Annotation
A computed fold for a 72-nucleotide RNA from Candidatus Harrisonbacteria bacterium CG10_big_fil_rev_8_21_14_0_10_40_38, annotated as transfer RNA. The organism belongs to Candidatus Harrisoniibacteriota, within Bacteria. The prediction has a mean pLDDT of 81. It matches the Rfam family "tRNA".
[in-house]
RNA sequence: GCGCCUGUAGCUCAGUGGCAGAGCAGUGCUCUUAUAAGGCAUUGGCCCCUGGUUCGAAUCCAGGCAGGCGCA
Numbered sequence: 001g002c003g004c005c006u007g008u009a010g011c012u013c014a015g016u017g018g019c020a021g022a023g024c025a026g027u028g029c030u031c032u033u034a035u036a037a038g039g040c041a042u043u044g045g046c047c048c049c050u051g052g053u054u055c056g057a058a059u060c061c062a063g064g065c066a067g068g069c070g071c072a
Base pairs, nucleotide, nucleotide: 001071002070003069004068005067006066007065010024011023012022013021018055026042027041028040029039030038048064049063050062051061052060
């Protein structure tokens, strides 16, 4: 330099153009002599950035940025 893949909650990841989700973690309560485990409730995201398409974009398109893999 070229090609491919990835970027969504603190972490690991779902999400086929129409409400942003799960598990773990956190917080409160419950249970226990106490801790852990268990149970109930709950907080948390401008969906990497900028533009475009569309009535409508996390999702499609273009260009960037960052990371990974391969080729040279």